[in-house]
RNA sequence: GAAGUAAGCCAGAUAAUCGCUGGUGUGAAAACACGAGAGGAAAGUCCGGGCUCCACAGAGCAGGGUGCCAGCUAACGGCUGGUGGAGGUAACUCUAAGGAUAGUGCAACAGAAAGAAACCGCCUUCUUAAGGUAAGGAUGGAAAGGCAGGGUAAGAGCCUACCAGAAGUAUGGAGACAUACUUGCUAUGUAAACCCCACCCGGAGCAACGUUUUAAAAGGUUAAGGCUGCUCGCCAUCUUUUAAGUAGAACGGCUUGAGGUAUGUAGCGAUACAUAUCCUAGAUAAAUGAUUAUCGAAUACAGAACCCGGCUUACAGACUUACUUUUAAU
RNA sequence: GCACCACUAGCUCAGUUGGUAGAGCAACUGACUCUUAAUCAGUGGGUCCGGGGUUCGAAUCCCCGGUGGUGCA
Numbered sequence: 001g002a003a004g005u006a007a008g009c010c011a012g013a014u015a016a017u018c019g020c021u022g023g024u025g026u027g028a029a030a031a032c033a034c035g036a037g038a039g040g041a042a043a044g045u046c047c048g049g050g051c052u053c054c055a056c057a058g059a060g061c062a063g064g065g066u067g068c069c070a071g072c073u074a075a076c077g078g079c080u081g082g083u084g085g086a087g088g089u090a091a092c093u094c095u096a097a098g099g100a101u102a103g104u105g106c107a108a109c110a111g112a113a114a115g116a117a118a119c120c121g122c123c124u125u126c127u128u129a130a131g132g133u134a135a136g137g138a139u140g141g142a143a144a145g146g147c148a149g150g151g152u153a154a155g156a157g158c159c160u161a162c163c164a165g166a167a168g169u170a171u172g173g174a175g176a177c178a179u180a181c182u183u184g185c186u187a188u189g190u191a192a193a194c195c196c197c198a199c200c201c202g203g204a205g206c207a208a209c210g211u212u213u214u215a216a217a218a219g220g221u222u223a224a225g226g227c228u229g230c231u232c233g234c235c236a237u238c239u240u241u242u243a244a245g246u247a248g249a250a251c252g253g254c255u256u257g258a259g260g261u262a263u264g265u266a267g268c269g270a271u272a273c274a275u276a277u278c279c280u281a282g283a284u285a286a287a288u289g290a291u292u293a294u295c296g297a298a299u300a301c302a303g304a305a306c307c308c309g310g311c312u313u314a315c316a317g318a319c320u321u322a323c324u325u326u327u328a329a330u
Numbered sequence: 331g332c333a334c335c336a337c338u339a340g341c342u343c344a345g346u347u348g349g350u351a352g353a354g355c356a357a358c359u360g361a362c363u364c365u366u367a368a369u370c371a372g373u374g375g376g377u378c379c380g381g382g383g384u385u386c387g388a389a390u391c392c393c394c395g396g397u398g399g400u401g402c403a
Base pairs, nucleotide, nucleotide: 001326002325003324004323005322006321007320008319010317012295013294014293015292016291017290018289020037021036023034024033025032026031039301043312044311046310047309048308049307050306051205052204053203054202058232059231060230061229063201064200065199066198067197068082069081070080071079072078083097084095085094086093087092098196099195103194104193105190106189107188119137120136121133122132123131124130125129145163146162148160149159150158164186165185166183167182168181169180170179171178172177209252210251211250212249213244214243215242216241217240218239219238225235226234227233259278260277261276262275263274264273265272266271331402332401333400334399335398336397337396340355341354342353343352349386357373358372359371360370361369379395380394381393382392383391
C1' cells in the first nucleotide's frame, strides 16, 4: 500500500426573525416574561415484563410454547461465557443443537427390495426345484458401517489392522463434553410428521380501567351472569327494569422510571452493588416548523400517543479503535 | 393505538396425511355464417406476494419481511 474481520460513535452546529405544544411566575383579564420540546430505529407488533380489570389468579383435562451446558435478568424465544458441528489461509463468523433401541405413520417415480431385502450374478445339492450368500451389477437423495488382508464351496465383523459410530470402565471438568482403554457391539432417513421426555404458560388489553349518579321496583344460591375451550371451584362490592341525568363529553390513568451521566468495587463477560449528580415531550385532529447568514458540503431512513427490556426490518454520509492475510522497502 | 384475516393464470376461486398445480369466465387459432354474436373443436398463459430455512423433495411445514382488508370506545 491492497484485501478483509470485529467493535463503537455521530445522525448537523451557531446566530437572528416569525410561528406551534406543555410547564412555572406575574396579572382582574387580555397578555407578558423565563425555561423545556422526537429516534437509533419513535417502525413491524415478533417475543418478554410492569400496570389495570376479571377471584392479588385457584385444581384437573385439553391446548400452546421452549429444547446442548452454565450463568445474567423483573422476565424472555433475549444477552454473556463455554461445548459439539459447519465455513474461512487467517482474524473471525454461523448454528430451532433433546429422543428414531417407547410406539405409530411416511419415503412419490425408479428399483428385486425403502427395513429383519435375494432380481441378475456367485456357490452347493437329491438340478423343471430347493438351500446358502450382501463380494459384483442395476435404481435411487438414501441399499443394511467403510476399506484392505486373511478365511470360505461361494460369501459374510466370520477373524485381523486402520477409519466412522455405539455401549461400558477410568481420568479431567461445575456441566455440556474431552482423552485413553475394553467389547465385533453396528436395523437407513424423517420428530420445522404424530408422538415421548424435561421445563414454562389463567384471560383480556390504556379504545384496559377509575371518577363525574341518585331514587324506586323486581329477582335470590341445584337459576341467570362473570372468571377459560371443558369440568370442578369461586364471586353479593350481583342482575334486570323504570324515572331523572346526557355524551360519541370532561378529568384521572400520563410520565420520577427495572431512569440517565460520572467514578469506584466484584466478575473473563452479560451484569450486580456503592457514592455523587441530573430531571430530559406528554398532545387528543394531535406541537417541535419556516426564512436568512456562516462553517468545504447539509443530504439517508424516518415522526412519540401507557411505560420499559429485547429481536427484526429500513438507512445518505463521516469518523475512531483493535486484529488478520498479503505485497514492497528498510 | 390494540386485535385479527387474506395473497395461486388477465378475473373469480379449488388444491390434506408434503410427491410433476387445476376449474369456470376471459384471450388466441380453426370450423359454421354474406358478416357478427351464439355454438363446436383446439391452443397458449403460473417461478403459487418476496427472501431464508427444515426435507431426497415445499403452494403446503417453520422464521423474517411486503401489500391489501376487517373488527374494537